[in-house]
Context: one part of a larger RNA
Molecule: large-subunit ribosomal RNA, domain VI
Organism: Cyanobacteria bacterium SZAS-4
RNA sequence: AGGAUUUUUGAGGGGAGUCGUCCCUAGUACGAGAGGACCAGGACGAACGAACCGCCAGUAUACGAGUUAUCACGCCAGUGGUAGACGCUCGGUAGCUGUGUUCGGAGUGGAUAAGUGCUGAAAGCAUAUAAGUACGAAGCCCACCCCAAGAUGAGAAAUCCCAUACCCCAAGGUAGUAAGGACCCCGGAAGACCACCGGGUUGAUAGGAAGCAGGUAGAAGCACCUCGAAAGAUCAGUGUGUAGCCAAGCUUUACUAAUAGUCCGAGGG
Numbered sequence: 001a002g003g004a005u006u007u008u009u010g011a012g013g014g015g016a017g018u019c020g021u022c023c024c025u026a027g028u029a030c031g032a033g034a035g036g037a038c039c040a041g042g043a044c045g046a047a048c049g050a051a052c053c054g055c056c057a058g059u060a061u062a063c064g065a066g067u068u069a070u071c072a073c074g075c076c077a078g079u080g081g082u083a084g085a086c087g088c089u090c091g092g093u094a095g096c097u098g099u100g101u102u103c104g105g106a107g108u109g110g111a112u113a114a115g116u117g118c119u120g121a122a123a124g125c126a127u128a129u130a131a132g133u134a135c136g137a138a139g140c141c142c143a144c145c146c147c148a149a150g151a152u153g154a155g156a157a158a159u160c161c162c163a164u165a166c167c168c169c170a171a172g173g174u175a176g177u178a179a180g181g182a183c184c185c186c187g188g189a190a191g192a193c194c195a196c197c198g199g200g201u202u203g204a205u206a207g208g209a210a211g212c213a214g215g216u217a218g219a220a221g222c223a224c225c226u227c228g229a230a231a232g233a234u235c236a237g238u239g240u241g242u243a244g245c246c247a248a249g250c251u252u253u254a255c256u257a258a259u260a261g262u263c264c265g266a267g268g269g
Stems, first nucleotide, its partner, number of pairs: 002161007012147004018046006030035001048104005056098004063091005068083006109141002115135004162269001164175004180264004184200005205257003208253005214246003221240004226233002
């Protein structure tokens, strides 16, 4: 020393450990003066480290817009392709980041080093030492943060499952099962693979849809404006227009896909 699920203990290991300036004490102690403190208290920083993305900023390879050349969609209009493995340019959500933000090295204790003592003999004195005893460092141990039972010495607690069959009764073995788990599938601020985490219709796990946040910056079409005597022409502008379009974000919604199923897994220890 049965089989499981969850929560843990901490043997042991790792990390961190830094420094400066100013104010006050106090122009005090000290010192002829010049100068100028210990101790105690406070403030602000540097570098370093960790976490995070509300602010600032970067990226954001197809989210929005602009634009040149050329080709195509029969033409206009409107679009699309190529010009880089974004044609160029202006912006930019999530995510990831730092130059951004927050926090950290605090405090207390134990035993000590060099060093400093008390009492005190050997050695009637002296002596910090021989017996005894007290201090003393950014260092050591603890304290702080993280990992941790392969710690095979494999720990602990709570809860769940357990008087099936066969081989020969027991021991032992085999088989089907229990709790539970896995395969499989939908996914993930998890990830090279594996693993980990969430979900699998008693369902919001992903996609889609609706709405919102947010980003671009005012879509197309039509009308007006401009030129022209008219027919008509063409670039820009104005209105309709709190428009149009939209990736990763948030909320809702079973429309789509998680269907169906299979296997492993104790025998009263």